[in-house]
Context: one part of a larger RNA
RNA sequence: GUCAGUGACUUAAUUUAUUAAGCAAGCUUAAGCCAUCUAGGUGUAGGCGCAGCGAAAGCAAGUCUUAAUAGGGCGAUUAGUUUAAUGAAUUAGACCCGAAAACGAAUGAGCUUACCAUGAGCAGGUUGAACGCAAGGUAACACUUGCCGGAGGACCGAACCAGUUGACGUUGAAAAGUCUUUGGAUGACUUGUGGUAAGGGGUGAAAGGCCAACCAAAUUCGUAGAUAGCUGGUUUUCCGCGAAAACUAUUUAGGUAGUGCGUUGAAUAAAUAUGCGUUUAGAGGUAGAGCACUAAAUGGGCUAGGGGGAAGAGAUUCUUACCAAACCUAAUAAAACUCCGAAUGCUGAACGUAGUUCUUCAACAGACAGACUGUGGGUGCUAAGGUCCAUGGUCGAGAGGGAAAAAGCCCAGACCACCAGAUAAGGUCCCCAAAUUAUGAUUAAGUGUGAAAGGAUGUGGAAAUUCCUUAACAGCCGGGAGGUUGGCUUAGAAGCAGCCAUCCUUUAAAGAUAGCGUAACAGCUCACCGGUCUAAUAGAGUUUCUGCGCCGAAGAUGUAACGGGGCUAAAAUCAUAUACCGAAUCUGUGGGUUUAUAAAAUUUUCGAAUUUUAUAAGCGGUAGCGGAACGUUCUGUAAGCCUGUAAAGGAGUACCCGUGAGGGACUCUGGAGGUAUCAGAAGUGCGAAUGCUGAC
Numbered sequence: 001g002u003c004a005g006u007g008a009c010u011u012a013a014u015u016u017a018u019u020a021a022g023c024a025a026g027c028u029u030a031a032g033c034c035a036u037c038u039a040g041g042u043g044u045a046g047g048c049g050c051a052g053c054g055a056a057a058g059c060a061a062g063u064c065u066u067a068a069u070a071g072g073g074c075g076a077u078u079a080g081u082u083u084a085a086u087g088a089a090u091u092a093g094a095c096c097c098g099a100a101a102a103c104g105a106a107u108g109a110g111c112u113u114a115c116c117a118u119g120a121g122c123a124g125g126u127u128g129a130a131c132g133c134a135a136g137g138u139a140a141c142a143c144u145u146g147c148c149g150g151a152g153g154a155c156c157g158a159a160c161c162a163g164u165u166g167a168c169g170u171u172g173a174a175a176a177g178u179c180u181u182u183g184g185a186u187g188a189c190u191u192g193u194g195g196u197a198a199g200g201g202g203u204g205a206a207a208g209g210c211c212a213a214c215c216a217a218a219u220u221c222g223u224a225g226a227u228a229g230c231u232g233g234u235u236u237u238c239c240g241c242g243a244a245a246a247c248u249a250u251u252u253a254g255g256u257a258g259u260g261c262g263u264u265g266a267a268u269a270a271a272u273a274u275g276c277g278u279u280u281a282g283a284g285g286u287a288g289a290g291c292a293c294u295a296a297a298u299g300g301g302c303u304a305g306g307g308g309g310a311a312g313a314g315a316u317u318c319u320u321a322c323c324a325a326a327c328c329u330a331a332u333a334a335a336a337c338u339c340c341g342a343a344u345g346c347u348g349a350a351c352g353u354a355g356u357u358c359u360u361c362a363a364c365a366g367a368c369a370g371a372c373u374g375u376g377g378g379u380g381c382u383a384a385g386g387u388c389c390a391u392g393g394u395c396g397a398g399a400g401g402g403a404a405a406a407a408g409c410c411c412a413g414a415c416c417a418c419c420a421g422a423u424a425a426g427g428u429c430c431c432c433a434a435a436u437u438a439u440g441a442u443u444a445a446g447u448g449u450g451a452a453a454g455g456a457u458g459u460g461g462a463a464a465u466u467c468c469u470u471a472a473c474a475g476c477c478g479g480g481a482g483g484u485u486g487g488c489u490u491a492g493a494a495g496c497a498g499c500c501a502u503c504c505u506u507u508a509a510a511g512a513u514a515g516c517g518u519a520a521c522a523g524c525u526c527a528c529c530g531g532u533c534u535a536a537u538a539g540a541g542u543u544u545c546u547g548c549g550c551c552g553a554a555g556a557u558g559u560a561a562c563g564g565g566g567c568u569a570a571a572a573u574c575a576u577a578u579a580c581c582g583a584a585u586c587u588g589u590g591g592g593u594u595u596a597u598a599a600a601a602u603u604u605u606c607g608a609a610u611u612u613u614a615u616a617a618g619c620g621g622u623a624g625c626g627g628a629a630c631g632u633u634c635u636g637u638a639a640g641c642c643u644g645u646a647a648a649g650g651a652g653u654a655c656c657c658g659u660g661a662g663g664g665a666c667u668c669u670g671g672a673g674g675u676a677u678c679a680g681a682a683g684u685g686c687g688a689a690u691g692c693u694g695a696c
Base pairs, nucleotide, nucleotide: 001696002695003694004693005692006691011092012091013090014089015088016087017086018085019084020083021082022081023080026048027047028046032042033041034040052059053058062074063073064072065071095233096232098230102223103222104221105220106219107218113197114196115195116194117193118192119191120190121189122187124156125155126154127152132147133146134145135144136143160184161183162182166179167178168177199215201211202210203209236629237628238627239626240625241624246259247258248257249256250255261366262364263363264362265361266360267359274354275353276352277351278350279349280348281347282346288340289338290337294334296332298330299329300328301327303324305323306322307320308319309318310317311316370395371394372393373392374391375390376389377388378387379386400411401410402409415591416590417589418588420587421586422585426581427580428579429565430564431563435578437577438576439575440574441573442572448567454551455550458548459547460546461545462544463543464542465541466540467539475532476531477530478529479528481505482504483503486500487499488498511526514525515524516523592619593618594617595616596615597614598613599612600611601610602609603608630685632682633681634680635679636678640675641674642673649669650668651667652666653665655664656663657662
């Protein structure tokens, strides 16, 4: 891992609701006893109900409050009770499995820590302390030399003890080892045997180490099914309806309670209520707008006050491109400004329309982590697949078609079947169903098929304006002068370093010069003028608005920023038009089922129920509520029925019935039991729980 078996809402008591049955102003027994022993009989204590009010005395269809006969509170107009089943709650292990822990009593020092008692062990080699002896030496000591001696947590190094480095080993040879290398090796050494210290305790040259492969509190059993607002799991089918991720509260925030939202039942009303539409009557201070208030804020004018300057002995006067209140004027501006002020929304009424919703009560829930997207906002950076509200949608709980692929976008809500038709979004060259469709334009960038500021004789459209057959624009030829080298400055300054001025004349025209140039001149162009040439489908320039393009444009495996091929009077873009394709939508045909209504038949406890037919409206669905069924084991039915002319069980089938869980039929196997129907009772249905047991 697979297969088989096993594996989770139970039982009891009490309360409450629903359904069914009995009796009914009543209903009912409990323990006990009898007994033919789960039946039945007996048993009337007790319980609930039939009357309430008051703290109570008490009174009573009333009573309490009170001074009150006022007012007010609670009552009175009848239905209960017992049992069973089912839903739920409470108390118990209470749907199942799961802790880390806590407490109690025991068992452990054959591992290891420390200690006690008694034994044992340490090859070989080296060094050579004190003491002693002898000689020398001294006044005597001291001292020196030699010999002897054999000290040491001394040295080297086996056994022994340890475990430093590296490699191997890592489902190992081994739940800590092997090889290599290394430390100690007469000592605070190592070791045998026996003994002592025990769990909030021991022991510890101290690491929270060790106390039997487990120690920040050992192990075993018990309390014990500890508790778990946490995780996981929770087993057959079909049918009806169908949520929430919010508010309030919470030692509360991943829990729970009340409310809102779901389901089931009952009741009122019978066109009320509810939904939608139209009309109408209202309240309001948002969007917008505005500056009349409040706060902000700019320029100008006018002018208090202040500052500076001048005059004056002073008072004071005059002045000011200084600051500046109020006022005037022009122009701004606000979530916490408003002289104003919508659309929507909200409330009431009338009418119309839909047609059983709404409301109330009772029982049972789930849910209180939401997500994205459009719109209005707060916060943030007008950042976020951010965060927090409001208001719609979708997902959640929604399949189908489109967007290449896709929870939340677009279209559209799947009862079942069909080799029928029409459409939506989106598409129609091929992949790929349907237009290589029509008309008119644009784009040349593969733009389309990613991006800004900014930049550019890209190109289309619209408009304004200037010049031009007295010849424009561009090209070519020629002129482009004189006073004068203007004055100043300067070494020089002559149109052209700089400062000032910038006139006059001749002219067709020509600046006291727009640029290059020279040391300064010179020289070359320009403005300006003449000529030449060319344009009637006239041409040339400037400006504005606008369509589509261009540059700006750099990334990491490989094109890789149309889904691909590929596409250029498109298969791109804009506008218009007609066809077609395209979904589980809609239609058609057939079928199923639910609810409502109507009719008929049957049954009836007279409440109704069942069946058939017709019509209408439905039938996506998680949590969840409600309804109806299938199957398993056992009991009654059953001393019945089936069965060796073959039960159960097993293997199979292309057959039949049922929407389905399932039920039959038949074949083979098997070889002795099985069981209809209608009821009853449950150890009643497995794919998941790192489930448990077994096999492979």